The RNA shown here (SAM riboswitch aptamer (S box leader)) has 90 nucleotides. The coordinates come from a structure-prediction model, not an experiment, and the mean pLDDT is 80. The same sequence occurs in records of 2 taxa.
[in-house]
RNA sequence: GCAUCAUCAAGAAGGCCCGAGAGUCCCGGCUCUAUGACGGUCUGGCAACCCCCGAAAACGGGAAGGUGCCCCCGCCGGAUUCGAUGAGGA
Numbered sequence: 001g002c003a004u005c006a007u008c009a010a011g012a013a014g015g016c017c018c019g020a021g022a023g024u025c026c027c028g029g030c031u032c033u034a035u036g037a038c039g040g041u042c043u044g045g046c047a048a049c050c051c052c053c054g055a056a057a058a059c060g061g062g063a064a065g066g067u068g069c070c071c072c073c074g075c076c077g078g079a080u081u082c083g084a085u086g087a088g089g090a
């Protein structure tokens, strides 16, 4: 990279570095942004997919570990065999 399944209206921010666009490729809107966004990193936190415990399922509890996440419903509407994350698979 490919196909499958699940989830995407809850929740959780500060320091430092960088320096111009960013939030979905496109259209329209809206929002964030030199009072430094986006991104990187450290610390902290949220959640509970894998995981651990209750023999199994359902369900409940947990958070050491593997991920993920921490502006706005995946920002909204449209369009699109779109995308993101996790799990196991060939």
Base pairs, nucleotide, nucleotide: 002089004087005086006085007084008083013043014042015041016040017039021032022031023030026078027077028076029075044070045069046068049066050065051062052061053060054059074082